[in-house]
Context: one part of a larger RNA
RNA sequence: CGCAGGAAGCUUGAGGGAACCUUUCCCUAGUACGAGAGGACCGGGAAGGACAGACCUAUGGUGUGCCAGUUGUUCCGCCAGGAGCAGCGCUGGGUAGCCAUGUCUGGCAGUGAUAAGCGCUGAAGGCAUCUAAGCGCGAAGCAUCCCCCAAGAUAAGGCUUCCCUUCCCUAUUAAGUUAGGGAGUAAGACUGCAGAGAGACUAUCUGCUUGAUAGGCCGGGAGUGUAAGGGUAGUAAUAUCUUCAGCUUACCGGUACUAACCAGUCGAGAGG
Numbered sequence: 001c002g003c004a005g006g007a008a009g010c011u012u013g014a015g016g017g018a019a020c021c022u023u024u025c026c027c028u029a030g031u032a033c034g035a036g037a038g039g040a041c042c043g044g045g046a047a048g049g050a051c052a053g054a055c056c057u058a059u060g061g062u063g064u065g066c067c068a069g070u071u072g073u074u075c076c077g078c079c080a081g082g083a084g085c086a087g088c089g090c091u092g093g094g095u096a097g098c099c100a101u102g103u104c105u106g107g108c109a110g111u112g113a114u115a116a117g118c119g120c121u122g123a124a125g126g127c128a129u130c131u132a133a134g135c136g137c138g139a140a141g142c143a144u145c146c147c148c149c150a151a152g153a154u155a156a157g158g159c160u161u162c163c164c165u166u167c168c169c170u171a172u173u174a175a176g177u178u179a180g181g182g183a184g185u186a187a188g189a190c191u192g193c194a195g196a197g198a199g200a201c202u203a204u205c206u207g208c209u210u211g212a213u214a215g216g217c218c219g220g221g222a223g224u225g226u227a228a229g230g231g232u233a234g235u236a237a238u239a240u241c242u243u244c245a246g247c248u249u250a251c252c253g254g255u256a257c258u259a260a261c262c263a264g265u266c267g268a269g270a271g272g
Stems, first nucleotide, its partner, number of pairs: 001152001005163007015149003021049007033038001051106005059100004066093005071086006110144003117137004164271001166183006188266004192208005213259003216255005222248003229242005
């Protein structure tokens, strides 16, 4: 820009993409078959492998603004307690998120037309013949089915809901009649602002006081592992009690305390 008024939401699916794998074991059955050795078709079931998708409850990894321990050194006047630097100094753990080695799921089944092949009926050619007319079966393959995208599918689809007869100018008419242009608006949208289930930017999504969108605060969860100060025991290192303490990032719930303010722009005229 188009989709013959302007919007919001939900959709159909022309077309396109992705996928399509396979092993072992058990039953049927030591049956059919076979002198024996051996050993099935058909049908039913169970475990896997590789691959793919999704996810983080559990198992683990990471987790540089979480907790603890600890070395050297500088500083906070000293002790105690801390801070900076040393690869996050090193070490032990670890929430959310992200992730796999982890968890869950998938290939199934069905349908249609067929290939090789197997047939029915059947002439040419009194027979025979699956073929010449006609009809049937038949594959991991083809088309569907399952999953994803999808109406710029210009053949531009469908459904539901919302808004609408305003004002001015020019030309025109018997007539706001008809055509064109402009303005302010409607439903609605965008900008703006707080943000994240989103993200390079954009977009998408959640909100904007009629508000839980982010921060703060409160409570919880979860992590670390029993803070500081003080008491007691010990010459002391240290131990123990106060104390499952103290501290705590991303998680959950709540709460308008702070910030989403103030505002601006666009957007039809009942539809040839």
Large-subunit ribosomal RNA, domain VI from a marine metagenome, 272 nucleotides, folded computationally. The coordinates come from a structure-prediction model, not an experiment, and the mean pLDDT is 89.